RNA sequence: GCCGGCGUAGCUCAGCGGUAGAGCGGCUGAUUCGUAAUCAGUUAGUCGGUGGUUCGAAUCCACUCGCCGGCUCCA
Numbered sequence: 001g002c003c004g005g006c007g008u009a010g011c012u013c014a015g016c017g018g019u020a021g022a023g024c025g026g027c028u029g030a031u032u033c034g035u036a037a038u039c040a041g042u043u044a045g046u047c048g049g050u051g052g053u054u055c056g057a058a059u060c061c062a063c064u065c066g067c068c069g070g071c072u073c074c075a
Base pairs, nucleotide, nucleotide: 001071002070003069004068005067006066007065010024011023012022013021018055025043026042027041028040029039030038048064049063050062051061052060
């Protein structure tokens, strides 16, 4: 330098044009002699960034940043 994958809640991920979600975690409470476990409630987002397309974009397009993997040398 080229090719591919990934980037969404604190963590792991889903959602692939029509109101952004789940599990775990955190917090509060219940339960318990107490802890864990369990149950209830609650906490959660510039969807990596910029621009474009569209009535409408996490989703499609362009550029760009970061991470991971592969390739690139052979006369």

The RNA shown here (transfer RNA) has 75 nucleotides and comes from a Candidatus Bipolaricaulota bacterium.
Its mean pLDDT, the model's own confidence on a scale to 100, is 81.
Taxonomically the source falls in Candidatus Bipolaricaulota (Bacteria, Bacteria candidate phyla).
Its Rfam family is "tRNA". Its family is annotated with triplet codon-amino acid adaptor activity in the Gene Ontology.